Small-subunit ribosomal RNA, central domain from an uncultured bacterium, 350 nucleotides, folded computationally.
Context: one part of a larger RNA
RNA sequence: UUGGGCGUAAAGAGUUCGUAGGCGGUUCAUUAAGUCUGGUGUUAAAGACUGGGGCUCAACCCUGGAACAGCACUGGAUACUGGUGGGCUGGAGUGUGGUAGAGGCAAGCGGAAUUCCUGGUGUAGCGGUGAAAUGCGUAGAUAUCAGGAAGAACACCGGUGGCGUAAGCGGCUUGCUGGGCCAUAACUGACGCUGAGGAACGAAAGCUAGGGUAGCGAAUGGGAUUAGAUACCCCAGUAGUCCUAGCCGUAAACGAUGGAUACUAGGCGUAGUGGGUAUCGACCCCCGCUGUGCCGCAGCAAACGCGCUAAGUAUCCCGCCUGAGUAGUACGGCCGCAAGGUUGAAACUC
Repeated sequence: UUGGGCGUAAAGAGUUCGUAGGCGGUUCAUUAAGUCUGGUGUUAAAGACUGGGGCUCAACCCUGGAACAGCACUGGAUACUGGUGGGCUGGAGUGUGGUAGAGGCAAGCGGAAUUCCUGGUGUAGCGGUGAAAUGCGUAGAUAUCAGGAAGAACACCGGUGGCGUAAGCGGCUUGCUGGGCCAUAACUGACGCUGAGGAACGAAAGCUAGGGUAGCGAAUGGGAUUAGAUACCCCAGUAGUCCUAGCCGUAAACGAUGGAUACUAGGCGUAGUGGGUAUCGACCCCCGCUGUGCCGCAGCAAACGCGCUAAGUAUCCCGCCUGAGUAGUACGGCCGCAAGGUUGAAACUC
């Protein structure tokens, strides 16, 4: 290199957009670059193949010939690929009419709970645990009532329900705003798919600056437990958790399953929407499209299992894997304030 793979054995980039590149619907005309075919030239000789011949044979040597194939020039063919031009509408997009939604951003508002403060009632305990103790409390706690303040999160509804590319999104109202789906078939007329580099977004933790801090709570202190207990349990509690601006760029970022298109039995749910049917007000029933679940035929699979949301059958494009350890380490590069990230070996051992 050919070949083989990537749900769980090594292997799908966290996600999307998109440059180059690769690939690309249907029809007509044209061109003839790829492709196919003929001719000419050339591809030294020797060697290899083959016909004949010479050393007694052979090896070896002499001689004739042919072919494949490459390149250049030239004549032709035009199905396919490509180029050019003209059409088409099924792919893609736009329009029009609807529609569901925790999609995003900003502002405002609300109640329950918690803690704290003030006051009232009230008295000796409260709290906590397996049991205790530290702790709080006669300076009046816990409990209870009234008032006030603060921050954070939004019970029920709530659902293998919904939305979002992923990360993710849940009280209510308003403003701004993205996408989807259904119906229609008016418009554009292949405008498409994928995507090395690149760009943007990207949980939590962490970092910088400024605020905020109710609860919770790494670190830390104390009490227990224990042989010890730098833990599990308890009492406190700082960073942090929250907001604003900026950085970081990683996760079991998981469906451990890249994206697109087409095809391939059924059955039962669920969400959105349209049509039909109707004792037209709906539910119900039948059919379609879209999303999301469960089971299952064929097929696939080492098995588990997957099974129209494929891990089935095919095509196109990208990423990645190649024994275990060393090691996601070292060195170097790039990025970062740092933490570190990314790219990423070898000796050696088995």